[in-house]
This is a predicted structure of a 354-nucleotide RNA (Bacterial RNase P class A) from a Lysobacterales bacterium. It matches the Rfam family "Bacterial RNase P class A". By type it is a ribozyme. It is recorded under the gene name rnpB. The source organism's lineage runs through Bacteria, Pseudomonadati, Pseudomonadota, Gammaproteobacteria and Lysobacterales. The coordinates come from a structure-prediction model, not an experiment, and the mean pLDDT is 78. RNAcentral holds the sequence, with entries from ENA.

RNA sequence: CGAGCCGGCCGGGCAGUCGCUGACCCCGAGGGUUGGAGGAAAGUCCGGGCUCCGCAGGGCAGGGUGCCAGGUAACGCCUGGGAGGCGAGAGCCUACGGAAAGUGCAACAGAAAGCAUACCGCCCCCCAGGGGGUAAGGGUGAAAUGGUGCGGUAAGAGCGCACCGCGUCGGUGGUAACACGCGACGGCAUGGCAAACCCCACCCGGAGCAAGACCAAAUAGGGGAGCGAUGGCGUGGCCCGCGCCGCUCCCGGGUAGGUUGCUCGAGGCGUCCGGUGACGGGCGUCCCAGAUGAAUGACUGCCCCAGGCGCUUCGGUGCUUGGACAGAACCCGGCUUACAGGCCGGCUCGCGCU
Repeated sequence: CGAGCCGGCCGGGCAGUCGCUGACCCCGAGGGUUGGAGGAAAGUCCGGGCUCCGCAGGGCAGGGUGCCAGGUAACGCCUGGGAGGCGAGAGCCUACGGAAAGUGCAACAGAAAGCAUACCGCCCCCCAGGGGGUAAGGGUGAAAUGGUGCGGUAAGAGCGCACCGCGUCGGUGGUAACACGCGACGGCAUGGCAAACCCCACCCGGAGCAAGACCAAAUAGGGGAGCGAUGGCGUGGCCCGCGCCGCUCCCGGGUAGGUUGCUCGAGGCGUCCGGUGACGGGCGUCCCAGAUGAAUGACUGCCCCAGGCGCUUCGGUGCUUGGACAGAACCCGGCUUACAGGCCGGCUCGCGCU
């Protein structure tokens, strides 16, 4: 210098004018002071707090998670480690329990796809053709019954042997996953798929701030008490009885509307300690949006960054255009997705120079 990998951060600044909104103050209209979006406020995909409802306990069904250890309020998140895969490397990726419990699936090709089998070939026998042996070699396929070599044989074959691989048991190291150039045994047995059913282990009650609580009109309706000349209407042939109708007062429920929940919290910042780390602990310090027909904005000037056109004494300078994704709604921890432009730190590889 070039090409990359990993982690973190910013995401316009200052001033003026005019507005919007929360709180407080002066308080008569009104005025003043002060606070006022994000790293994702987004998707609503996980987890928790909080609230109401349900609930003795257990089981079934259903859903989720799935190598090991740790962190955490909890998680499907994070950290560290193991194994497998990719990369020359820094590093990256993984839905990574069980296929000798059962059921199922495997297009096409191929002789044959899971329990057996032989298309070409090779060998032997009768020899037209057929019978037997074989799985070395060829061919098909995503996948074909361990690999290499020597022996062996009619040709072959773990048929025998050595090494490699595999399995079981043990040993050693490790908390564990797991590892081992450790030992013994087994000629090799259980081919693949569980993001197919399933089995195993663990976890999970439902609904959500439009949760929930409180205050409470108008109108209509409900309940109770009292008041009538004992009136009117209905039932009935008539009387009694029963029901309805009026006025006054009281009570309770719900609607509109209002208040609350509402923002001080698993909180931010600084520092020290423990830990490889996620994270935890101590001390100090700060208060940082709470709207609800829903505020957080607009304009102007200067500066910053990027592009275009022009002038240039190559230092600059004039004009102009653009500056992302996106907008809190109970709160918090994650994940995912979107994002103009820029900054910082660590590391790898290549080339050149000293």